[in-house]
RNA sequence: GUUUGAUCCUGGCUCAGGACGAACGCUGGCGGCGUGCCUAAUGCAUGCAAGUCGAGCGAGGCACCUCGGGUGAGCAAUCACCUGAGGCGUCCUAGCGGCGAACGGGUGAGUAACACGUGAGCAACCUGCCCCGAAGACCGGGAUAGCCCGGGGAAACCCGGAUUAAUACCGGAUGUCCUCCACAGCCCGCAUGGUCCAUGGAGGAAAGGCUCCGGCGCUUCGGGAUGGGCUCGCGGCCUAUCAGCUUGUUGGUGGGGUAACGGCCCACCAAGGCCGAGACGGGUAGCUGGUCUGAGAGGACGACCAGCCACACUGGGACUGAGACACGGCCCAGACUCCUACGGGAGGCAGCAGCAGGGAAUCUUGCGCAAUGGGCGAAAGCCUGACGCAGCGACGCCGCGUGGGGGAUGAAGGCCCUCGGGUUGUAAACCCCUUUCAGGAGGGACGAAGCGAAAGUGACGGUACCUCCAGAAGAAGCCCCGGCCAACUACGUGCCAGCAGCCGCGGUAAUACGUAGGGGGCGAGCGUUGUCCGGAUUUAUUGGGCGCAAAGAGCUCGUAGGCGGCUCAGCAAGUCGGCCGUGAAAACCCAGGGCUCAACCCUGGGAUGCCGGUCGAUACUGCUGUGGCUAGGGUCCGGUAGAGGAGCGUGGAAUUCCCGGUGUAGCGGUGAAAUGCGCAGAUAUCGGGAGGAACACCAGUAGCGAAGGCGGCGCUCUGGGCCGGCACCGACGCUGAGGAGCGAAAGCUAGGGGAGCAAACAGGAUUAGAUACCCUGGUAGUCCUAGCCGUAAACGUUGGGCACUAGGUGUGGCGGAUGCAUUCACGUCUGCUGCGCCGUAGCUAACGCAUUAAGUGCCCCGCCUGGGGAGUACGGCCGCAAGGCUAAAACUCAAAGGAAUUGACGGGGGCCCGCACAAGCGGCGGAGCAUGCGGCUCAAUUCGAUGCGACCCGAAGAACCUUACCUGGGUUUGACAUCACGGGAAAAGCCAUAGAGAUAUGGUGUCCUUACGGGCCCGUGACAGGUGGUGCAUGGCUGUCGUCAGCUCGUGUCGUGAGAUGUUGGGUUAAGUCCCGCAACGAGCGCAACCCCUGUCCCAUGUUGCCAGCGGAUAAUGCCGGGGACUCAUGGGAGACUGCCGGGGACAACUCGGAGGAAGGUGGGGAUGACGUCAAGUCCUCAUGGCCCUUACGGGUUGGGCUACACACGUGCUACAAUGGCGGUGACAGUGGGCAGCCACUCCGCGAGGAGGAGCUAAUCCUGAAAAGCCGUCUCAGUUCGGAUUGCACUCUGCAACUCGGGUGCAUGAAGUUGGAAUCGCUAGUAAUCGCUAAUCAGCAGGUAGCGGUGAAUACGUUCCCGGGCCUUGUACACACCGCCCGUCACACCAUGGGAGUUGGUUUUACCUUAAGACGGUGCGCUAACCCGUGG
Repeated sequence: GUUUGAUCCUGGCUCAGGACGAACGCUGGCGGCGUGCCUAAUGCAUGCAAGUCGAGCGAGGCACCUCGGGUGAGCAAUCACCUGAGGCGUCCUAGCGGCGAACGGGUGAGUAACACGUGAGCAACCUGCCCCGAAGACCGGGAUAGCCCGGGGAAACCCGGAUUAAUACCGGAUGUCCUCCACAGCCCGCAUGGUCCAUGGAGGAAAGGCUCCGGCGCUUCGGGAUGGGCUCGCGGCCUAUCAGCUUGUUGGUGGGGUAACGGCCCACCAAGGCCGAGACGGGUAGCUGGUCUGAGAGGACGACCAGCCACACUGGGACUGAGACACGGCCCAGACUCCUACGGGAGGCAGCAGCAGGGAAUCUUGCGCAAUGGGCGAAAGCCUGACGCAGCGACGCCGCGUGGGGGAUGAAGGCCCUCGGGUUGUAAACCCCUUUCAGGAGGGACGAAGCGAAAGUGACGGUACCUCCAGAAGAAGCCCCGGCCAACUACGUGCCAGCAGCCGCGGUAAUACGUAGGGGGCGAGCGUUGUCCGGAUUUAUUGGGCGCAAAGAGCUCGUAGGCGGCUCAGCAAGUCGGCCGUGAAAACCCAGGGCUCAACCCUGGGAUGCCGGUCGAUACUGCUGUGGCUAGGGUCCGGUAGAGGAGCGUGGAAUUCCCGGUGUAGCGGUGAAAUGCGCAGAUAUCGGGAGGAACACCAGUAGCGAAGGCGGCGCUCUGGGCCGGCACCGACGCUGAGGAGCGAAAGCUAGGGGAGCAAACAGGAUUAGAUACCCUGGUAGUCCUAGCCGUAAACGUUGGGCACUAGGUGUGGCGGAUGCAUUCACGUCUGCUGCGCCGUAGCUAACGCAUUAAGUGCCCCGCCUGGGGAGUACGGCCGCAAGGCUAAAACUCAAAGGAAUUGACGGGGGCCCGCACAAGCGGCGGAGCAUGCGGCUCAAUUCGAUGCGACCCGAAGAACCUUACCUGGGUUUGACAUCACGGGAAAAGCCAUAGAGAUAUGGUGUCCUUACGGGCCCGUGACAGGUGGUGCAUGGCUGUCGUCAGCUCGUGUCGUGAGAUGUUGGGUUAAGUCCCGCAACGAGCGCAACCCCUGUCCCAUGUUGCCAGCGGAUAAUGCCGGGGACUCAUGGGAGACUGCCGGGGACAACUCGGAGGAAGGUGGGGAUGACGUCAAGUCCUCAUGGCCCUUACGGGUUGGGCUACACACGUGCUACAAUGGCGGUGACAGUGGGCAGCCACUCCGCGAGGAGGAGCUAAUCCUGAAAAGCCGUCUCAGUUCGGAUUGCACUCUGCAACUCGGGUGCAUGAAGUUGGAAUCGCUAGUAAUCGCUAAUCAGCAGGUAGCGGUGAAUACGUUCCCGGGCCUUGUACACACCGCCCGUCACACCAUGGGAGUUGGUUUUACCUUAAGACGGUGCGCUAACCCGUGG
């Protein structure tokens, strides 16, 4: 960071840090110091890694010296060569002999062990070389390598003969001394026992070699030092799904063996030994100092360096030796490799290099013994892949550099951009300067102590270091930029390509992909991967939990263990303190020092839990005491309540069945039915009988029990509790791993029993189905006896015990005091013990718990550690079975959860509204037509709107236009805007021609001006244009919930918090309207009111409106004079406010009734639409981001289409008729509109209309007639209903009515007789019905917007349907029930199982065969010195 809409908690996952013997990707300048096969303990070519001593010995060779001989050269001296003898010095080689080779070096296979660490012990031991001390070395002897001769073999190598030396080998002597035996003594020790010493007996040494004469060696003994061997305490892995292991096993006696104890080995005897504090088995592993991490406690690891161990091709074995069971020795067996003449031989890099192989991966077949160290030697010296150095690898740590200062016009280029600019960026250029490192040149070490008479002697190395030279010159990358986490833009892409540690990004505006610019981080490195620790208090000792999140065992008893009251004394184990030993070095910390610093190295100091010894302390714990005590616990005595348990018996009611009586047609059952029972007599009812099971009322948040559980009554047996007494015991206690017992229901076994009930099953219903719910039947079972099972939501989801910490109230049991009192009963107070409720502190994530704790403490046990997989598999144990107990992993997810909050939802509840239902009236759905949509069709039938809330909607007017669609023919700066440049002439208009037209051509025609130009046209370029896409990028506008009564805020308060409160509650209202109450008090947007229309009155005014009265005129009319009374108009005002009265109500708000009033409780209607919801609608009204088109997706034009038609739906009109049709008559409106108009009036026409034509820019004139009404007729019929359809003839508008307008006349006269399921509107001037007007408009109205006329019915009521409001409740929903979610099946993929079997590894047991070898027995062979000696 991540579970949620949000919150708190629980809980897992993930990240940031450090580390590494690393690897991989990209990149790479220098140096120092380190470091480098983690895998195949796989196999190895080649070279090297252990020799040395001639001062132990014999021999040989070379060289040299002396003497002699010979040959050649030379006159000779002499030289060269060959050869013999002697010699010493030096050198070399094999052999005998000595020492070393058991060290050093490698590896980690094995090993869970006295292997290691630590501390002790050995009176049970060894120790070559070295040191100290004591004593000594006398006399002899015979061999054998080599060499020589001979032989075998391919080789390795072997055999025979002759001869020879020693510091090789052997015998004898001596013996301080050593060992053994016998016997006496002193002293000492933890036991066996040890030391010393006297005496006697037995046995046992040597090289008198070498020498430079200094010495080096030899033998025995004692001691030391060093190194080793053995034993013991303690410590350090996992697994109990390994619980029992063991026969040399455990011990003894006696022996053997060893340096030494020991069952180490053997014989005999005994039957022991180990184990829950984990034996035995399995898995894994070298151990440690230390290393990494961590605040620490811890956790993980055991590379390099150091100590110990183990191993050396695999297994076994011994020999030699002071030391080995022996890395570069031997023997045997095995595997492998090599040589071979096939007979036989050779080999062992886990030494240093190196090769192959394996692997993600790990170096040179280097130099030197100069230093350090080792072996041998008297020494020189030799040997030394130990070691010192160098090489390779950024593998790690550390240091340095890739330049420093100045430099704004903020250059160019890049990127972004709102086009102004910003950024890269003082960065560069440019100027001044420096020269580390690398490069060149010159100089040039320490390390050297030592050895050697001296000369001399350095691998590293001409290296480090110093000086000089040239020139910014040769030297920067990697990762990241959504949050965690520091760093943002553009383009590309479009759930594609890709990213990703977790959450998650990407479906056309991606800071998350890719690229670029910019930025951030680190830097010769940077990232990635892997592993460890950390964060993770997420195994919790420090430092967690278990009512509901994971977690209390179903209950009790009780073993081991853990823990344990008051007091006395002793001890001193734990505990505490002082001192001593030990705790290797290195490492770590501190200080100082050396490499220029650092890394690194050196010196000193510190630290080192633990362990051992010793002295001391005694508070606490412990131990000891037949110590003491009584508060814990138990016993006893006296009471007491109870469905506590077991057995035996017994009772009544009820059900059912049987028998009998009465009695007749039904009974039964349900929501309604049916199955079923019944005329063979049911049900009902009465009497009698049988049988089984269960015990109504009492009965109670009553009682009892450990839990499960226990209910009629009686008897017998029996457990526990409580109260009182305070007599007795004297800590006897608590808990309890294993273990044992008990343990509902169901189930199982055997035998009984069986009335009712009732899984399974059958039938009837219900239903889409109904393997269910309901009904009728019905078997196991339920019951009893005996035995098993051993589980449960066995729950208070709360283990047991003790103590402490406010109260209030009720109830069961027992007791005390007291009141009234004579007692009982009753009341009050109170103690103990149970069972409940409420509640303080405290606790808790919250809910809640709260003396019956989930509070505060102590003790003991059980259990938990993310979800799923899974309480499953395997294994084991139990069970007759069913099954139970114990109990994983692979794989998978980024959560799964708890409590609470706000919403939403519920075929949850309460309250309340609305034409929501109901009550009514009229429709729709059926018909014909109109209109819109779907669908289909088409070149196109342009587009949008799609439940309510699309469908007479955008359309308040599609013949052309509109028009966005289609077809054809045309156009490209464009039909329209702005600018620039160049050119031109006015342009438009009119006429003619061609053409379907657009258009083209020709003619005609001509402007203003300040004389710059404006306006216009043509060309070019910027640009225009788009009803093209995205309403899911948007603004604006609109619909809807809904004119519903709600939606919020500030402050305060409450809550850890989300949030709550306010806004809930009691009333009331149309209303969150108002009143009251209240941790709330106020406020805002809504409601209401303010606005408009209308209803009454008043005032003012009085034309074009009006005309009562007065006057005039007419056939008549407000026609005229006049008038303002009335109507009306216009403006202003009054009026209504629950104001008044009465009832109700809380004295309120308010409500009911009444009066008055034109109007009464918002009078009626309108305008007005809160926070928000639906990614609702609209890019085709307009505006607009980004995308797309640019001789076309722009623009112009002709014709067509939007008007199509098998169908389906919505909305209407007209009807089906008599409340009507037709004819006639003829009264009464209102809103409106009118000059390219409304049109009086007259004439013509049957009519639509036409021809004239007055008036009116309108309270003046016109539209204008209103229609229903009334009267007459028709008489129930497809009609005198109905008018579709069609024909003919006209008329109007218009450029034009073919596709495709309206109207008229005549003719025609379709369907339709009131409409299935279903569904709509309306509560009063409303529905219904009737006409009128207007907008649009050339024309076109059944649509829409308005207007008036006539004018109802019904509402009991709120159960139900729909929608809504408030409160409450449940929730696993929050995209919010159109939600969520379970299982099978199908397909694909992943993981893990099963599977006839087959095969391997490891460990173990039993048995068989058996190598080398050791010990023993026996036999054979050999044997110089030695021995007996006649023979051997």